[in-house]
RNA sequence: GGGCUCAUGGUCCAAAUGGGAAGACGCCGCCUUCGCAAGGCGGCAAUCCGGGUUCGAUUCCCGGUGAGUCCA
Numbered sequence: 001g002g003g004c005u006c007a008u009g010g011u012c013c014a015a016a017u018g019g020g021a022a023g024a025c026g027c028c029g030c031c032u033u034c035g036c037a038a039g040g041c042g043g044c045a046a047u048c049c050g051g052g053u054u055c056g057a058u059u060c061c062c063g064g065u066g067a068g069u070c071c072a
Stems, first nucleotide, its partner, number of pairs: 001071007010025003019055001027043005048064005
């Protein structure tokens, strides 16, 4: 320098034929207990950045950034 893959809550990780983001852990509150833990219920919190296409983009296209991998 070139090719390919990936980037989603604090962490791990789903969802895509384009129709509006699920779960687990964690955190907060309530119930339960004499109290703690465990358990149950509820809540908070996310699509790497910029542009394009579209009625609508997390998904498609272009560029950028970062990571991984292969080649030189």
This is a predicted structure of a 72-nucleotide RNA (transfer RNA) from a Planctomycetaceae bacterium. Lineage of the source: Bacteria > Pseudomonadati > Planctomycetota > Planctomycetales > Planctomycetaceae. The sequence is in RNAcentral, with records from ENA. Its mean pLDDT, the model's own confidence on a scale to 100, is 81.